[in-house]
RNA sequence: UGGAAUGUAGCUUAACAAGGAAAGCACCUGUCUGAUACACAGGAGAGAGUAGGUUCAAGUCCUGUCAUUCCAA
Repeated sequence: UGGAAUGUAGCUUAACAAGGAAAGCACCUGUCUGAUACACAGGAGAGAGUAGGUUCAAGUCCUGUCAUUCCAA
């Protein structure tokens, strides 16, 4: 310098071939217990690295850009 991949909740990962955010762990409350843990029941939490564009609607499509990793020179 050229090319490719990845970026989603505190952590680890989904969803897609067809645009309309999900799970586990962790956390909070309750039941249980002498108490803790386990188990069970319930609950809160992210608008998607970032900036634009298209669209009724974008994590998903398009463009720029940033970070990390890989490949080539």
Transfer RNA from a Gammaproteobacteria bacterium, 73 nucleotides, folded computationally. Its Rfam family is "tRNA". Rfam links the family to the GO term triplet codon-amino acid adaptor activity. The family's RNA type in Rfam is transfer RNA.